[in-house]
RNA sequence: GCCUCCUUAGCUCAAUGGUAGAGCACUCGCUUGGUAGGCGAGCGAUGCCGGUUCGACUCCGGCACGGGGCU
Repeated sequence: GCCUCCUUAGCUCAAUGGUAGAGCACUCGCUUGGUAGGCGAGCGAUGCCGGUUCGACUCCGGCACGGGGCU
């Protein structure tokens, strides 16, 4: 330098063009004499910039980070 794959919540992962979800973690409440556990509620995310589309996490291009391969 070229090719390829990945990037969504603090972490691990869903979402096949039509309201972004789950588990764990965190916060609050209930339960307990107290802790743990259990139950209920809450907080919190689409790497960045463009394009296509009535509508984009999803399709296309570029860039960035990371993994793999070639030279």
Molecule: transfer RNA
Organism: Polyangiaceae bacterium